A computed fold for a 63-nucleotide RNA from Mediterraneibacter hominis, annotated as Pistol ribozyme. Lineage of the source: Bacteria > Bacillota > Lachnospirales > Lachnospiraceae > Mediterraneibacter. Of the family's consensus pairs, 95% are formed in the model. The RNAcentral record of the sequence draws on Rfam. Its Rfam family is "Pistol ribozyme". For this family Rfam cites "New classes of self-cleaving ribozymes revealed by comparative genomics analysis" (Weinberg et al., Nat Chem Biol, 2015). Gene Ontology term of the family: catalytic activity.

RNA sequence: ACUCGACUAGGCGAGUAUAAAUAGCCGUCAAGCCUAGUGCGUGCCCCUCAUGGGGCGGUCGGA
Numbered sequence: 001a002c003u004c005g006a007c008u009a010g011g012c013g014a015g016u017a018u019a020a021a022u023a024g025c026c027g028u029c030a031a032g033c034c035u036a037g038u039g040c041g042u043g044c045c046c047c048u049c050a051u052g053g054g055g056c057g058g059u060c061g062g063a
Base pairs, nucleotide, nucleotide: 001016002015003014004013005012006038007037008036009035010034011033025062026061027060032040043056044055045054046053047052
């Protein structure tokens, strides 16, 4: 410097051409590392032959 942990910004962490992970304070949850937003993934309900579409909601506790 770049890439990656859903996306944007910041944080935390990892890797070096790869895109993963036993990392990311500890535990918990289907809820993805955290905060804010988005509402992507995930959950419930309904519609559809199927693809898909609509609605509701949007882990929690502690340090």